Predicted 3D model of a 385-nucleotide RNA (Bacterial RNase P class A) from Phenylobacterium deserti. Rfam family: Bacterial RNase P class A. It is annotated as a ribozyme. The sequence was found by an Rfam model in a public genome assembly. The coordinates come from a structure-prediction model, not an experiment, and the mean pLDDT is 75. The source organism's lineage runs through Bacteria, Pseudomonadota, Alphaproteobacteria, Caulobacterales and Phenylobacterium.
[in-house]
RNA sequence: UCAGACGGCCGGGCGGUCGCGGGCGCAAGCUCGAGGAAAGUCCGGGCUCCACGACGACAUGGCGGCGGGUAACGCCCGCCGGGGGCGACCCCAGGGAUAGCGCCACAGAAAGCAAACCGCCGGGCGUUCGCGUCCGGUAAGGGUGAAAGGGUGCGGUAAGAGCGCACCGCGUCCUUGGCAACAAGGGCGGCAAGGCAAGCCCCGCCAGGAGCAAGACCGAAUAGGGAUCCCGCGCUCGCGAAAGCGGGUAGGGCCGUCGCCGGCCCGAGGGAUCCGGGUUGGUCGCGAGAACCGGUCCGCGAGGAUCGGUCCAGAGGAAUGGCCGCCGCGUCCGCAGCUUCGGCUGCGGGCGGCACAGAACCCGGCUUACAGGCCGUCUGAUCUC
Repeated sequence: UCAGACGGCCGGGCGGUCGCGGGCGCAAGCUCGAGGAAAGUCCGGGCUCCACGACGACAUGGCGGCGGGUAACGCCCGCCGGGGGCGACCCCAGGGAUAGCGCCACAGAAAGCAAACCGCCGGGCGUUCGCGUCCGGUAAGGGUGAAAGGGUGCGGUAAGAGCGCACCGCGUCCUUGGCAACAAGGGCGGCAAGGCAAGCCCCGCCAGGAGCAAGACCGAAUAGGGAUCCCGCGCUCGCGAAAGCGGGUAGGGCCGUCGCCGGCCCGAGGGAUCCGGGUUGGUCGCGAGAACCGGUCCGCGAGGAUCGGUCCAGAGGAAUGGCCGCCGCGUCCGCAGCUUCGGCUGCGGGCGGCACAGAACCCGGCUUACAGGCCGUCUGAUCUC
């Protein structure tokens, strides 16, 4: 200098002016006012109500190497195993495939109690002596495939084959190390046991259900409900002991201009006081917390202990903004200089408000989005000293 790996951080600043929301104040005014993701609502909790024998089983859903951290987790840290990269480092849904069932597309001769398409080898027959054909052997070679019943080498054989042997792999037993996952070493076995469990399934572990529209409290007018008391309730019929209920009628009201006549409705209720429930509404829940910042100690680390300091939005469909100036950033243009011709630097000017995004009970995670920029550690290559 170039190419990369990992971790962390910022994500416009200052001033003026006009506003917006919360708190305090009689007022003037003072003070506080979004994020690293406030997002997705995917996990784990706090809190609240409901259910419940605090136990067990079944179903359903989730999780799955080992050890640790944590309030808890599917998160994080460290380690193990497997895979990738020259490397820094990265990835893994990482229990079980001799419990059982199922599937393995296309291609290919054959895809699951393996399989002869080409090839190789032996034998028979034919032969134009090139070979053809039939029977048998063979998984070493070719070809297909994601996958072809261990790999490499030597021996062996008609050709071959764990057929034999060595090493590697695999299985199993033992020893040693480690808390453990596991690793190393040794003995035995000639190889039997393909893959898929984010297919059913088996094993182990976890989970009662709803969610701040949870839930608690206070409660207006009006209407309706209940209790007590007061006033009133023409005539008649039915039931009934009564209270009461039902029908008819006198009477009254409305409509058709009035009357006649007709239609419809009312024909017994009203008032006072008190009580309880609900709706609108109000208050709480609601932010001093698994909080933030710094120091010391312990730990490889995640993190823990302790000391000191700080107070940091809260509400209701919802405030956190608008304008101006200067600076920063990006981009474009012009001029000048340098250049390894890719660009770089300086000056002047124009344009862009300038990434993703927007608290709604709270917290710990994960995931996703993000213009531009900064810092640290490390790896590989090249050049110079």